[in-house]
A computed fold for a 530-nucleotide part of an RNA from an uncultured bacterium, annotated as small-subunit ribosomal RNA, 5' domain.

Context: one part of a larger RNA
């Protein structure tokens, strides 16, 4: 000198963009953050409609009220499907194939999506819910009879599927891969209801993942030996798959001064800061990967989890209790306490972008987009401009009847109105899609046209008008390094100080004043890095 997720002191007008618990992975009140589908189902708690019956009023066919009916729209709870493994948070652990880079899988999986081929036949009995009871303070639980499905099961059919045996072509990178023939065995399916959306099997694609390996990745030798599933083999089990991944048996190996083992520290990278570079330091925001979800462990479901707002067990903590027993997990968004030098609102909207479900309308979305707070950063703008010398008054200084300086500064004249105030006008972001209608053909996830509707932010941004210099400057420093000097006070005192050092009676170094220098809505100090 540059830099910072900074803090502190003094000061402070506006706008835009970006940023905001670095400490206790400490504990959390409250609200919200993952639902959706009735075009899968039985049903009907609540709402609306309709129908029927009854009652009241009278205008004699209308109003009001009550009851009944799943009959219609729809729909709480329930079964079923898909999603909840994404998105969002944090960096505790991890020195490791975790990450980066390169290669390989002839050792693998992949829901939804795309393409292609083929198929969807016939039966069955359960169980939620509802009903009847029972237990419990609650959380919740149990029994009985009964019921549906795109729930579950059985049978049929089938293949370029799987398995066994057989046969055969070509090839490679070791185990091998690929192609062909024959025989046998095994395993599929679901409806809705009027035109769609779906279902099953198989082959391929796309996407996402899993695994293996080379190289690279902090410090300590005041850590020198470490290891028994340990190193390898055979066989078996297990997995989507290879493998001591696991197990039985056999062998006695394996790693290591080219640093094993141990200890300490730490998420890794793209990147960021600095530097002429080489290097050095850092890993906050944004993107990619990993790990974690009160602590430890375990599996279930599923295409995918060993699952942040799922389950079970153990533990610590908090809460409820009728003392028998139960409930909970903000490292999601806000917010609270604590810790700390220190870090924001218990805001708005799904309008856009994106995600889940749905045929769609649509619903959900603290993702996201907006707004609020904070000079915490960067950039821009302003606090007026031009003229104006009786060089006014005051202040300060000097060699003091006089000069210098403050200083074109002020007063005064002319001008402007950014900004502020007031009054008017007033967006883009809406592309597309939805609803309705018409037309076209290749008749469908189709295209074209017309029309309707959808904006949180927002009456915001922006524009125009009005009057008036009106609403807006400070901080640090002035001995040398280092740009900028005098007077007064003090008298080794009070004090200053980054280093050298200043102060003991004329201090350009302390305190005040005048003047000056530097930067400027900021200026200094502290901390850290180069």
């Nucleotide at each position: 000198g540059g830099a910072u997720g900074a803090a502190c002191g003094c000061u402070a007008g506006c706008u835009a963009c970006a940023g905001g618990c670095u400490u206790a992975a400490c504990a959390c009140a409250u609200g919200c953050a993952a639902g959706u589908c009735g075009a899968g189902g039985g049903g009907c708690a609540g709402c609306a409609u309709u129908a029927u019956u009854c009652u009241a009023g009278c205008u004699u066919g209308c109003u009001a009220g009550a009851a009944u009916a799943g009959a219609u729209g729809g729909c709480g709870a329930c079964c079923g499907g898909c999603g909840c493994a994404c998105g969002g948070g944090u960096g505790a652990g991890u020195a490791a194939c975790a990450c980066g880079u390169a290669u390989c899988c002839a050792a693998c999986c992949u829901a939804c999506c795309u393409u292609u081929u083929a198929c969807a036949u016939g039966g069955g009995u359960a169980u939620a819910g509802g009903c009847u009871u029972u237990c419990g303070a609650a959380a919740g639980a149990a029994a009985g009879a009964u019921u549906a499905a795109u729930c579950c099961c059985c049978a049929a059919u089938a293949g370029u599927c799987u398995c066994u045996a057989u046969u055969u072509u070509c090839c490679g990178c070791a185990u091998g891969g690929u192609u062909u023939u024959u025989a046998g065995a095994g395993u599929a399916a679901a409806g809705u209801a009027u035109u769609u959306c779906g279902g099953u099997a198989a082959a391929a694609g796309a996407u996402g993942g899993g695994g293996a390996u080379g190289c690279g990745u902090u410090u300590c030798a005041u850590u020198a030996g470490u290891u028994u599933g340990u190193a390898g083999g055979u066989g078996a089990g297990g997995u989507a798959a290879c493998g001591g991944c696991u197990c039985a048996c056999c062998u006695a190996g394996a790693c290591c001064u080219c640093g094993a083992u141990g200890a300490a520290u730490a998420g890794g990278g793209g990147u960021u800061c600095u530097g002429a570079g080489a290097g050095g330091a850092a890993g906050g925001u944004c993107c990619c990967c990993c790990a974690c979800a009160c602590u430890g462990g375990u599996a279930c479901u599923g295409a995918g989890a060993c699952a942040c707002g799922g389950a079970c067990c153990a533990g610590a903590c908090u809460c409820c209790u009728a003392c028998g027993g139960g409930a909970g997990g903000c490292a999601g968004c806000a917010g609270u306490g604590a810790g700390g030098a220190a870090u924001a609102u218990u805001g708005g909207u799904c309008a856009a972008u994106g995600g889940g479900c749905g045929g769609a309308a649509g619903c959900c979305u603290g993702a996201a987009c907006c707004a609020g707070c904070c000079a915490a950063g960067u950039a821009g703008c302003g606090u007026g401009a031009a003229g104006g010398a009786u060089g006014a008054c005051u202040g300060c200084c000097c060699u003091a009847u006089g000069g210098g300086u403050u200083g074109u500064a002020a007063a005064c004249u002319u001008c402007u109105u950014u900004u502020a105030a007031u009054g008017g006008g007033g967006a883009a972001u809406a592309a597309a899609g939805u609803g309705a209608g018409a037309c076209a053909c290749g008749u469908g996830u189709u295209g074209u046209c017309u029309u309707u509707u959808u904006g949180c932010a927002u009456g915001u941004a922006c524009c125009c008008a009005u009057g008036g210099a009106a609403u807006a400057a400070g901080g640090a420093c002035c001995g040398g390094c280092u740009a900028a000097c005098u007077c007064c006070g003090u008298g080794c005192c009070a004090g200053c100080a980054g280093c050298c050092g200043c102060g003991g009676u004329a201090a350009u170094a302390c305190g005040g004043a005048g003047g000056g220098u530097c930067c400027g809505a900021g200026c200094g100090u502290u901390a850290u890095c180069c």
The prediction has a mean pLDDT of 83. Rfam family: Bacterial small subunit ribosomal RNA. Gene Ontology terms of the family: structural constituent of ribosome and ribosome.